[in-house]
RNA sequence: CCAGAAACACGGCAAACCGUCGGCGACGGCGGGACGCAAAGCUAGGGGUCUCCCGGAGACAGCCCGGCCGCCUGG
Numbered sequence: 001c002c003a004g005a006a007a008c009a010c011g012g013c014a015a016a017c018c019g020u021c022g023g024c025g026a027c028g029g030c031g032g033g034a035c036g037c038a039a040a041g042c043u044a045g046g047g048g049u050c051u052c053c054c055g056g057a058g059a060c061a062g063c064c065c066g067g068c069c070g071c072c073u074g075g
Stems, first nucleotide, its partner, number of pairs: 001075004012037002017032006035062001041068003045065003048060005
């Protein structure tokens, strides 16, 4: 640098729901909890969905595409 996620190794993350705090809200933080995840790490550039104090302003990365970083194995 390329390929792969079948296996190997260390492990990692954490849906729904519950408690609590913040927010008009979508939703987010923290704790519990595991449905699942080879990027379920980061990123709001494109699409999509959702919210509102709707000429606009926001939310979602575990919806799809893209960008960046990363473990293992093989070449």
Record summary: Model confidence (mean pLDDT): 85 of 100. c-di-GMP-I riboswitch aptamer from an uncultured Gemmatimonadota bacterium, 75 nucleotides, folded computationally. Rfam family: c-di-GMP-I riboswitch aptamer. Rfam describes the family as follows. GEMM was predicted in a large-scale screen for bacterial structured RNA regulatory elements.